[in-house]
């Protein structure tokens, strides 16, 4: 450098202030948050080159391209069987226009919008629960081969 196995660790933010009201962090004003892997005209280091610029690393997107969590539950495991427990194939799961610069922006800038699962409870993206769970991934070691 790599196709394979296997360990280890790590792996989500958010209602301040007001208003109504017998009750709301649920409604109304306003506020606040943005899992992961790609992309990328940002930004910084760094090397080549020698004025045309080239390459390399890190770095940027909640609404692009994909993904997890959540439902579904084809199949299959363990059972004496089972509707229990367990793995699971597959489906299904949210939001962006618009000026500007540019060769070229769905991603820079400036405006202006917009979403956010289930159960609870006054109607919840922010509260409690499931969940000391899962996970998309990340890092770092292990074994093996070429």
């Nucleotide at each position: 450098g790599u196709a394979a196995u296997c360990c280890u660790u790590c792996g989500g933010g958010g209602c301040a202030g007001g208003g109504u009201g017998g009750a709301a962090u649920u409604c109304c004003c306003u506020a606040c948050c943005g899992g992961c892997g790609g992309u990328g005209u940002u930004a910084g280091a760094g090397g080549c080159a020698g004025u045309g610029g080239c390459c390399u690393c890190u770095u940027c997107a909640g609404u692009c391209c994909g993904u997890g969590a959540g439902c579904u539950g084809c199949g299959g495991u363990u059972u004496a069987c089972a509707u229990a427990a367990c793995c699971a194939a597959u489906g299904c799961u949210g939001a962006c226009c618009u000026g500007g610069u540019g060769u070229g922006a769905a991603u820079c800038c400036g405006g202006g919008a917009c979403c956010g699962a289930c159960a609870g409870u006054a109607u919840a993206g922010u509260c409690u629960g499931g969940a000391u769970g899962g996970g998309a991934g990340a890092a770092g070691g292990a074994u093996a081969u070429g």
Molecule: FMN riboswitch aptamer (RFN element)
Organism: Aneurinibacillus migulanus